[in-house]
RNA sequence: UUCUUAUCAAGAGCAGGUGGAGGGAUGGCCCCAAUGAAACCCGGCAACCCCGUUUUUAUGACGGAAGGUGCUAAUUGCCACAGGAUUUCCCUGAAAGAUAAGAU
Numbered sequence: 001u002u003c004u005u006a007u008c009a010a011g012a013g014c015a016g017g018u019g020g021a022g023g024g025a026u027g028g029c030c031c032c033a034a035u036g037a038a039a040c041c042c043g044g045c046a047a048c049c050c051c052g053u054u055u056u057u058a059u060g061a062c063g064g065a066a067g068g069u070g071c072u073a074a075u076u077g078c079c080a081c082a083g084g085a086u087u088u089c090c091c092u093g094a095a096a097g098a099u100a101a102g103a104u
Base pairs, nucleotide, nucleotide: 002103003102004101005100006099007098008097013042016041017040018039022032023031024030026080027079028078029077043072044071045070048068049067050064051063052062053061054060076096081093082092083091084090
């Protein structure tokens, strides 16, 4: 880099520290931001890998969080394609994207 599988409506700082202007993948919207963005540190959440127990030995169930990631405004903020319903809205699926594990 590419492929496969799984998940993406929950959760996590009611003034934490450094930092200084940007950020929310892309386009369009719509938002967040000097009552302080990104980034880093700390804290926290979850439980994919992981650890333990059980056993009908399972791709199960239950429990745990030391370690490897991840996440910590808004449904993956909404729409981008197709179908349905419907005329400003809604539903379903896909694509794209993100994350994890495995393979390459």
The prediction has a mean pLDDT of 81. This is a predicted structure of a 104-nucleotide RNA (SAM riboswitch aptamer (S box leader)) from a Bacillota bacterium. Rfam family: SAM riboswitch aptamer (S box leader). Gene Ontology term of the family: regulation of gene expression. The organism belongs to Bacillota, within Bacteria.